[in-house]
Context: one part of a larger RNA
């Protein structure tokens, strides 16, 4: 490389948008580039292959044939692919009418709780643990009542519930705003799928500048435990956690399962719509999501099974024994931390 693969053995980019490219629905006409058939030219000789022959054989040499899978040209064929023209509606989209939702951004706002402060009651302990101690407390703690301040998070509802491309999203209100589902058929008429590069988004931690700081809490200090205890437990406690703006660009970013399309038994839940029936309790059916079980089939097994890991198609990414190593060097990016791209020697 031809291949064979990618849930768990090596292997799906964290996710999307999208450029080039690749691929692409039904019908008709046309063209004849690809494709197929016939003819002609060329495809030097030697070599290779086949049949003979010559050196005693062989290697070697000679003769003849075939072949040289290619290129050019010409005459035709037209199913398929491509080009051109036209038509269509099932893919895709628009319109109209409904609907659900922690989808996003901003603004102000609510109650519970923790902590602190002030005041009242009250009195000697409180905390904490396996047991203790560090710690707090007659300068009145803990407990309890009232008030004030401030920050952060939103109990119940809450649900293999919802919405989002993923990361992620949960008090309630308002404003702005994205997507989705169902129904109607009115319109456009293949406008589609994927997507190398590229661009954007992207938890936590971390970085920069300025705020904020209740609780929690790396580091750190102390008390315990222990042979030791740079830990687990306890008392404290700073960055940080929060906000604004900027950077970083990584995670077991997981469904360890990339995206799209078609086909292939069912049964039972649940969420959002529609339709029909109805004893108004529901029942049946259909579309879209989200779960459990299960047939065929698949699978090394575990298991998957209309939300496929089944049967097919399209384009993308990735793997090719373990270690060395996701490292070195170089490039790119970054303020830095580092990220990304990514070897080899050697070794088993």
């Nucleotide at each position: 490389c031809u291949g064979c693969g990618c849930g768990u053995a090596a292997a799906g980019c964290g996710c999307a948008c999208g450029u080039a490219g690749g691929c692409g629905g039904a019908c008709u006409u046309u063209u004849a580039a690809g494709u197929c058939a016939g003819g002609g030219g060329u495809g030097a000789a030697a070599u290779c292959c086949c049949g003979g022959g010559g050196c005693u054989c062989a290697a070697c040499c000679c003769c003849g044939g075939a072949a040289c899978u290619g290129c050019c040209u010409u005459u035709g064929a037209u199913a398929c692919u491509g080009g051109a023209a036209g038509u269509c509606u099932u893919g895709a989209g628009u319109u109209c009418g409904a609907g659900a939702g922690a989808g996003g951004u901003g603004a102000g706002u609510g109650g519970a709780a923790u902590u602190g402060c002030g005041a009242g009651u009250g009195a000697a302990g409180a905390g904490g643990u396996g047991a203790a101690a560090u710690u707090c407390g007659a300068a009145c703690a803990u407990a309890u009542u009232c008030g004030c301040a401030g920050g952060a998070a939103c109990a119940c509802c809450a649900g293999u519930g919802g919405a989002g491309a993923a990361g992620g999203c949960g008090g309630a209100u308002c404003a702005c705003u994205g997507g989705c589902u169902c129904g109607a058929u009115a319109c456009u008429g293949a406008c589609g799928c994927u997507g190398a590069g590229g661009u954007g988004c992207g938890a936590a931690a971390g970085c920069g500048u300025g705020g904020g700081g209740a609780g929690c809490a790396a580091a750190c200090a102390g008390g315990a435990u222990u042979a030791u205890a740079u830990a687990c437990c306890c008392u404290g406690g700073u960055a940080g956690u929060c906000c604004a703006c900027u950077c970083c660009g990584u995670a077991a970013a997981u469904u360890a399962u990339g995206a799209g399309a078609g086909c292939u038994a069912g049964c039972c839940g649940u969420c959002g719509g529609g339709c029909a029936g109805u004893a108004u309790g529901c029942u049946g059916u259909u579309c879209g999501g989200u779960g459990g079980c299960g047939c065929a089939g698949c699978a090394a097994a575990c298991g998957c099974a209309u939300u496929a890991a089944g049967c097919u198609c399209u384009g993308c990414g990735c793997g090719u024994g373990g270690g060395g190593a996701g490292u070195a060097c170089g490039g790119u990016c970054g303020c830095a931390a580092g990220a990304u791209u990514a070897a080899a020697a050697c070794u088993c």

Overview:
The part of an RNA shown here (small-subunit ribosomal RNA, central domain) has 348 nucleotides and comes from Phyllobacterium sp. RNAcentral holds the full RNA, with entries from ENA. The source organism's lineage runs through Bacteria, Pseudomonadati, Pseudomonadota, Hyphomicrobiales and Phyllobacterium.